A computed fold for a 139-nucleotide RNA from Bradymonas sediminis, annotated as SAM riboswitch aptamer (S box leader). It matches the Rfam family "SAM riboswitch aptamer (S box leader)". Rfam links the family to the GO term regulation of gene expression. Rfam's curators write: The SAM riboswitch is found upstream of a number of genes which code for proteins involved in methionine or cysteine biosynthesis in Gram-positive bacteria. Model confidence (mean pLDDT): 75 of 100. The source organism's lineage runs through Bacteria, delta/epsilon subdivisions, Deltaproteobacteria, Bradymonadales and Bradymonas.

RNA sequence: GCUUCAUGCAGAAGAGCCGAGGGACAAGCCCGAUGACGCUCUGCCAACCAGCCCACCUGACCUCUCGCAAAUAAGCUGAGAAAGAGCGCGGCAGUGGUGGCAAUGCUUGGAGUGGGUAUUUUACUCACGACCAUGAAGG
Numbered sequence: 001g002c003u004u005c006a007u008g009c010a011g012a013a014g015a016g017c018c019g020a021g022g023g024a025c026a027a028g029c030c031c032g033a034u035g036a037c038g039c040u041c042u043g044c045c046a047a048c049c050a051g052c053c054c055a056c057c058u059g060a061c062c063u064c065u066c067g068c069a070a071a072u073a074a075g076c077u078g079a080g081a082a083a084g085a086g087c088g089c090g091g092c093a094g095u096g097g098u099g100g101c102a103a104u105g106c107u108u109g110g111a112g113u114g115g116g117u118a119u120u121u122u123a124c125u126c127a128c129g130a131c132c133a134u135g136a137a138g139g
Stems, first nucleotide, its partner, number of pairs: 002138007013042005021031003025109004043101003047098004051092003054088001056086001063081004067076002105131001112128007
């Protein structure tokens, strides 16, 4: 870099260095010499994965206990338990892997599809989607 899926109105900043733009692009609106952006260090957050706990569902096969049966057997759409697996707008933690720490992905727009309204070219609007970011999985 590619494909698929999920999420994107929650949360979380200090110091040092540098010195003028930065928030992708357009328009807006913001941030910025009271030093933004960027880099480094430290700290923090808890979205995803791993971890721990709880609830719920399942519990085929295997294991154990009990019941029936019996011969310490075979057996039973029999009952239960543990473990594994599943699941949740649940909780905890920050140990590990990522990620993040102005503003909803800052707002709207941008390929396309469908719906609605207005008499039509067309305009407005809603949903999906596209684009982007992050994670998980895959080759």